[in-house]
Model confidence (mean pLDDT): 75 of 100.
Predicted 3D model of a 149-nucleotide RNA (c-di-AMP riboswitch aptamer (ydaO/yuaA leader)) from Zafaria cholistanensis.
The sequence was found by an Rfam model in a public genome assembly.

RNA sequence: UUCGCAGAAUCGCUUGGCAGUGGCGGGGGACCCACAUUUCGGAUCCGCAGGGAUCCUUGGGGUUAAGUGUCCGGCCCGGAAACGGGUGGAUGCCGAGUGACUCCCACUCGAACCCGACAGCUUACCUCGCAGGCAUUGGGAGAGGCCUA
Numbered sequence: 001u002u003c004g005c006a007g008a009a010u011c012g013c014u015u016g017g018c019a020g021u022g023g024c025g026g027g028g029g030a031c032c033c034a035c036a037u038u039u040c041g042g043a044u045c046c047g048c049a050g051g052g053a054u055c056c057u058u059g060g061g062g063u064u065a066a067g068u069g070u071c072c073g074g075c076c077c078g079g080a081a082a083c084g085g086g087u088g089g090a091u092g093c094c095g096a097g098u099g100a101c102u103c104c105c106a107c108u109c110g111a112a113c114c115c116g117a118c119a120g121c122u123u124a125c126c127u128c129g130c131a132g133g134c135a136u137u138g139g140g141a142g143a144g145g146c147c148u149a
Base pairs, nucleotide, nucleotide: 004134005133011022012021013020023130024129025128026127027126028125033120041056042055043054044053045052046051059118060115061114062113063112067093068092069091070090071089072088074087075086076085077084078083094110095109096108097107098106101142102141103140104139105138
């Protein structure tokens, strides 16, 4: 000096527009390495059978900061029961945001969605997204940069 906030996500170029391209971000995907024991789940249909197709979500996984305990306490769902899942409150650890960096304090957030029994890492390669939503400036310390003398 520039920049409103979180976010990859009104950033650039081209186009009348769609679309494309650069840029930013995500997923799948070898050898090597790691793992190997914890679901070989449920339902329906097709086929002589091996097997195939469709649907579901409790196992597992993905985007994201959005995880993990303890205590209290009723309610809801499943279940014969044991028990399992969800929801409310308190509290601890951990993660994220608010002065472009670090630390202390303060305040706030820890939603949601997707895949569909299945995926470790992973060059090449393949593939997807660039939404939507909010707000007009928290208190200190330090480091660093710029300008002038």